Predicted 3D model of a 93-nucleotide RNA (c-di-GMP-I riboswitch aptamer) from Alicyclobacillus contaminans DSM 17975. The prediction has a mean pLDDT of 79. The model forms 95% of the base pairs in the Rfam consensus. Rfam family: c-di-GMP-I riboswitch aptamer. Rfam's curators write: GEMM was predicted in a large-scale screen for bacterial structured RNA regulatory elements. The sequence was found by an Rfam model in a public genome assembly.
């Protein structure tokens, strides 16, 4: 200088849950709050995988229709604290 490793220092980040806002919703932001994490730092059609379906397509019961309701498809909506990919701090060996 580079790579590995980890008892440490300095510190980070923040489940679930409530509360306020946006969303049709999964979910997000924000403030209390900490469950954990050595990458819980970026990256989501254009690496796997996972949630939701407003609208749209189909079908269904009843019904003269139609609307409303139930149901199945669908995402370039969501989620990285699912795996993964790239990047990173650091006494000491």
């Nucleotide at each position: 200088c580079a790579g590995a490793u980890u008892c440490a220092a300095g510190g980070g980040c923040a489940a679930a849950g409530c509360u306020a806002u946006u969303g049709a919703a999964a979910a997000a932001u924000a403030g209390c709050g900490a469950c954990g994490c050595a990458a819980a730092g970026c990256u989501a059609a254009a690496g796997g995988g996972g949630c939701u379906a407003c609208a749209g397509c189909g079908g269904g019961g009843a019904c003269a229709a139609g609307g409303a309701c139930c149901u199945g498809c669908c995402a370039u909506g969501c989620c990285a604290g699912c795996c993964a990919g790239c990047u990173g701090c650091u006494c000491g060996u």